[in-house]
RNA sequence: AGAGUUUGAUCCUGGCUCAGGAUGAACGCUAGCGGGAGGCUUAACACAUGCAAGUCGGGGGGUAAGGAGAGUAGCAAUACGAUUCUGAGACCGGCGCACGGGUGAGUAACGCGUAUGCAACCUGCCCUUUACAGGGGGAUAGCCCGGAGAAAUCCGGAUUAAUACCCCAUAGGCCUGUAACCUCGCAUGGGGAAUCAGGUAAAGCUUCGGUGGUAAAGGAUGGGCAUGCGUGACAUUAGCUUGUUGGCGGGGUAACGGCCCACCAAGGCUGCGAUGUCUAGGGGUUCUGAGAGGAAGGUCCCCCACACUGGUACUGAGACACGGACCAGACUCCUACGGGAGGCAGCAGUGAGGAAUAUUGGUCAAUGGGCGAGAGCCUGAACCAGCCAUCCCGCGUGCAGGAAGAAGGCCCUAUGGGUUGUAAACUGCUUUUGUGCAAGAAGAAAAGUAUCCUCGUGCAGGGUAUUUGACGGUAUUGCGUGAAUAAGCACCGGCUAACUCCGUGCCAGCAGCCGCGGUAAUACGGAGGGUGCAAGCGUUAUCCGGAUUUAUUGGGUUUAAAGGGUGCGUAGGCGGUAUAUUAAGUCAGUGGUGAAAUCCUGCAGCUUAACUGUAGCAUUGCCAUUGAAACUGAUGUACUUGAGUUAUCUUGAGGUAGGCGGAAUGUGUAGUGUAGCGGUGAAAUGCUUAGAUAUUACACAGAACACCGAUUGCGAAGGCAGCUUACUAAGGGUACACUGACGCUGAGGCACGAAAGCGUGGGGAUCGAACAGGAUUAGAUACCCUGGUAGUCCACGCCGUAAACGAUGAUGACUCGCUGUUGGCGAUAUACCGUUCAGCGGCUUAGUGAAAGCGUUAAGUCAUCCACCUGGGGAGUACGCUCGCAAGAGUGAAACUCAAAGGAAUUGACGGGGGCCCGCACAAGCGGAGGAACAUGUGGUUUAAUUCGAUGAUACGCGAGGAACCUUACCUGGGCUUAAAUGUGCAGUGACAGCCGGUGAAAGCUGGUCUUCCGCAAGGACGCUGUACAAGGUGCUGCAUGGUUGUCGUCAGCUCGUGCCGUGAGGUGUCGGGUUAAGUCCCAUAACGAGCGCAACCCUUAUUGUCAGUUGCUAACAGGUCAAGCUGAGGACUCUGGCGAGACUGCCACCGUAAGGUGAGAGGAAGGUGGGGAUGACGUCAAAUCAGCACGGCCCUUAUGUCCAGGGCUACACACGUGUUACAAUGGCCGAUACAGAGGGCAGCUACUCAGUGAUGAGAUGCUAAUCCGUAAAAGUCGGUCUCAGUUCGGAUCGGAGUCUGCAACCCGACUCCGUGAAGCUGGAUUCGCUAGUAACCGCGCAUCAGCCAUGGCGCGGUGAAUACGUUCCCGGGCCUUGUACACACCGCCCGUCAAACCAUGGGAGUUGGGGGUACCUGAAGUCUGUGACCGAGAGGAGCGGCCUAGGGUAAAACCAAUGACUGGGGUUAAGUCGUAACAAGGUAUCC
Repeated sequence: AGAGUUUGAUCCUGGCUCAGGAUGAACGCUAGCGGGAGGCUUAACACAUGCAAGUCGGGGGGUAAGGAGAGUAGCAAUACGAUUCUGAGACCGGCGCACGGGUGAGUAACGCGUAUGCAACCUGCCCUUUACAGGGGGAUAGCCCGGAGAAAUCCGGAUUAAUACCCCAUAGGCCUGUAACCUCGCAUGGGGAAUCAGGUAAAGCUUCGGUGGUAAAGGAUGGGCAUGCGUGACAUUAGCUUGUUGGCGGGGUAACGGCCCACCAAGGCUGCGAUGUCUAGGGGUUCUGAGAGGAAGGUCCCCCACACUGGUACUGAGACACGGACCAGACUCCUACGGGAGGCAGCAGUGAGGAAUAUUGGUCAAUGGGCGAGAGCCUGAACCAGCCAUCCCGCGUGCAGGAAGAAGGCCCUAUGGGUUGUAAACUGCUUUUGUGCAAGAAGAAAAGUAUCCUCGUGCAGGGUAUUUGACGGUAUUGCGUGAAUAAGCACCGGCUAACUCCGUGCCAGCAGCCGCGGUAAUACGGAGGGUGCAAGCGUUAUCCGGAUUUAUUGGGUUUAAAGGGUGCGUAGGCGGUAUAUUAAGUCAGUGGUGAAAUCCUGCAGCUUAACUGUAGCAUUGCCAUUGAAACUGAUGUACUUGAGUUAUCUUGAGGUAGGCGGAAUGUGUAGUGUAGCGGUGAAAUGCUUAGAUAUUACACAGAACACCGAUUGCGAAGGCAGCUUACUAAGGGUACACUGACGCUGAGGCACGAAAGCGUGGGGAUCGAACAGGAUUAGAUACCCUGGUAGUCCACGCCGUAAACGAUGAUGACUCGCUGUUGGCGAUAUACCGUUCAGCGGCUUAGUGAAAGCGUUAAGUCAUCCACCUGGGGAGUACGCUCGCAAGAGUGAAACUCAAAGGAAUUGACGGGGGCCCGCACAAGCGGAGGAACAUGUGGUUUAAUUCGAUGAUACGCGAGGAACCUUACCUGGGCUUAAAUGUGCAGUGACAGCCGGUGAAAGCUGGUCUUCCGCAAGGACGCUGUACAAGGUGCUGCAUGGUUGUCGUCAGCUCGUGCCGUGAGGUGUCGGGUUAAGUCCCAUAACGAGCGCAACCCUUAUUGUCAGUUGCUAACAGGUCAAGCUGAGGACUCUGGCGAGACUGCCACCGUAAGGUGAGAGGAAGGUGGGGAUGACGUCAAAUCAGCACGGCCCUUAUGUCCAGGGCUACACACGUGUUACAAUGGCCGAUACAGAGGGCAGCUACUCAGUGAUGAGAUGCUAAUCCGUAAAAGUCGGUCUCAGUUCGGAUCGGAGUCUGCAACCCGACUCCGUGAAGCUGGAUUCGCUAGUAACCGCGCAUCAGCCAUGGCGCGGUGAAUACGUUCCCGGGCCUUGUACACACCGCCCGUCAAACCAUGGGAGUUGGGGGUACCUGAAGUCUGUGACCGAGAGGAGCGGCCUAGGGUAAAACCAAUGACUGGGGUUAAGUCGUAACAAGGUAUCC
């Protein structure tokens, strides 16, 4: 110090989340030791038991048990024992109990903090000083006796003491009253004081040293009171208050004061937040933070409050009293039922609550407190110990060597390597710690006792001796022993350090955020390994930080959240120039305070540290005082530039009220006139023969003002438009004159404020919500049409909102320019120009901004003031309040939920957006498909099986270029298990094969027969059998892959380097103007070049030259045949196949800058790519294929492998695709007859002859092919026939008879002949191909192959058209541009109702509870007061009455919370329903 997360990517805004630190913590796993700290955060809930406040006999009376005890009795033990001493508890009295200890309920307050004041006060014990202490009296507790009661306790009688109580005396002091005079102070006022009058004190004890008492003054300490400032939330709490605010007089208090009372006045507080509600003890400090801040207030210290709840006083120096009293209440306990007792928020402890917090311990040794003269006693204060890893700190669990890099584990590319890992083993060393034994503190400078010394005579100081330690035989130390007694937890996808295997298979689970998991998971679980920390480690909770994400430091508001609709203006904030005074702010010095502890720094003590001690700094604050005078403020004076006034000129749809006008529309009347009008995409509703529409004339009505008109003008905004009049407001220019800061902004407040809406009354032509009808549609409560009410208009009154927008608050100042325009002014002028003026626009520099953009009319640079924002949704909703007639407006949440929502820009994709262009894309044509039958493929169904794959285009005569067996993967059944093949090692064997049997469907099983070679041997070769190792799988995953392929698409695109532009994604180049089939080329150009594509190079075809002529050819010559290049011969021709030529817009004309285009131009076989082919850019579709092949992983292994027989892949209500044949006369049939190309052939093609109607058969010949063969090409041509019909069309189906292939044609082949002769007469919606040697028609060949289901596929030639105006439309594509809420990219995204589940919430007849207040009734204890016939000698008291009050009761209302049948919306939830509202012109632009 940052990081992750919105997107395809980018920048920004913005939230969420993480890394850090902390804790009185808790939970999980784990745990060796020590030191120092800490330990009920919840129920201020209830408490058993013990302890926590006593002490003094040197104040007093006085005693039980016990002890001592002179003495007596007794030998002694022992007994008695003086009213002899001592003596606890209880009692009177003094002091203490108001401290110490606990808790945080209440309290938003002078409670706390800080700083002051008291001239308005008190203060026991302590210190200093002064003075005093004389005399008297009556009681009472206790003790004793009696009585009541269960007890607690109480009553009566007798008797008694005091430092208890009372009276009298004394009083230069004190108190009360009176006061001349002196003096002081900031005010009230204070101090001193002569004089006079009145009142009030005391206590003893004693060892005689003392100690205690009374009064007064002072000090110290502690307290009381008052004041300034500071110290929570909510305004959905805006008004509160009657002792309230003040005065006079009194009462009361230690003291001021409405503290209380009587009377008088009507005040007091409040937007600088009163009152109310909720929450909360405050501070020193603690945590965090760079700081400013934020959060907290446990331990320790200070203050406050409280002591079961509420009230009350008493005593006292001090209390309205934690371990005191009284009363009331709740609760608990005892009870003889009559009545009593109690208060752990003291220390332990118990129950309960809770995630959670300890021992019913030791000691007064130290420190401190109370009492006491003291010894001493008491002290759960305190000091210690116990429990707890709760925190902080420290130590240890060993150190060194040690490579066969052991074994084992884990992983891998696996004869091996890597890792665990110097780790272990092993060797040496050490002993903190542990354990055994032994020694053993400081804390005790203190105090006591005894004694000595000194002085200022105080048990004051000093010395000596001795006594006192809970902790504790602890800390510590020594000796011995032995590596011995001691490591875990979390994590390993990114953030974030650390990776592999196995298991699982959107399951189980993980998760702080993003997100993992659907068969190869570094994210789940386990393991190995690693990383981090370590006696701990993680998790959870909470706080600060990061978060500049509330922004004072230090943010924003055009579009992300955010400028009020506009103005006027109050308070407030801010404010021009000069000068003088002042000193409030400000600045500087000084003084006081800011407790200690804490933090920081130095030093020191525990072995170190934590911890502790000590010294210093700091404590940013407050108060006081002295000074300065620049700035702000205050006061005074002056000024003119801000602001305003005046004069004059001028501008405009500025406003209000009135008058007038024409066009249009509608209506009415009348005329002309006749059949339609109107309306739409097309229609219909509607109007019209009762005369419409149209047209003419007249009349009336209401509303709005064409042209001018604009980027114009005016206004604060809303808004304002015919002409004109009146009234009125404003702006601008110019000019001197005047005022002299009079200004700016503006919370509340007031006013204005489009449209719609509301009220009352008018008006009502047009338009037109609602409504009606007609259409459209699946529906159409819409869009369209015909009507039409409210409204639209006027007057008055409400409403108060709009995308009220420039989405941009007002004012002032400053900061380059260009240009247009409005008004004024200037120059003589209307042209034109200028302007130091005021507006309205466009472009642009600097600058700014996330960018788009803004840019003197700022969104730039500054100043002042106001308003507003703080993630999305819930929600501008609910509740409350205010306003309103209502509609509604204003103000305005929360629960819950999500990790985003959003802005700008980029690249794509898309659009029922636009422009340009192309393509058999449409159109123009030709021929088909869709109807029939059949063939073939697919789906479906069926089946034991109908193997598998391919499924929009881009599957469906596809893989398959050929399923009877085989193929074959499927089914049924029968077999084999190292296996069908091959290799190696070992062992056995000499065979295996063949032949002959048995069995069987075969495979197989089984029997017999026969049985090698080389070598002397060992052994080897060749086999077989067994065994071991390697197999095999058309099983799965094409979504793990390679390779190959389809498609967009033979479309013209796709990119790169450098440069430049942009924060960036990215752009430019590749855009623009032309041109092209083409990103083809040219021009232009912040681009210049380049690559993959295009084109060309390649093959073929079309022309030709040359070379070469056999198997091809045959012109000439010769031979020869029925004929024939048949033969000699020839290379001329054709042809064959090598090498060349040729075509390049090269030439011409025109157009054009060029590229290029146009031309029935020339030439040429061919002309603008001549035709055809091969060739397929970056990429897309997780496209296809694991069954062609290869391959990762998974799976099977007497089977998912393999062999065999048979069956199936050929099934058949049906549906689809692709084809074939047809439906006929441009035809069928019969006869005659002509012309190809390419390819094939020896297990082959086969001439020819014979046989057969024929398929074919029997013979036979040639050819391993330019030689021989298939080979007949067919359509065509020439004749004949049929004559429009289910036919001489069509040939399916079926019957019969055959041929061929093959081991075998039943399922299930092809072909032939005879017979049979189905559907079908040109095919609905729709749809396919084709632009020239093309379509169409015609035949021929080949691959596969024994044969063939081939009508398929791939080739070949023959005959040989029609049409294209054109690009509006359909489809697809390219480029540019535009919009976008899409990016899985429109097969996208997405809205609302309904249905379902869950969640929180509003309303709700009500119900229940709570706190606070009000009114009335009642009213304990108690203070005060009145009375007091009773008691008392009296003082006084009992009793009774009164005021006030806690509590109780009643009543009405407000507030808060819980709950409630039902009900409202909201949120969330893979695959529900209905539509399709939004995003593209979203198909009616969207929105307010």

A computed fold for a 1488-nucleotide RNA from an uncultured bacterium, annotated as small-subunit ribosomal RNA.
Its Rfam family is "Bacterial small subunit ribosomal RNA". Gene Ontology terms of the family: ribosome and structural constituent of ribosome.
Model confidence (mean pLDDT): 83 of 100.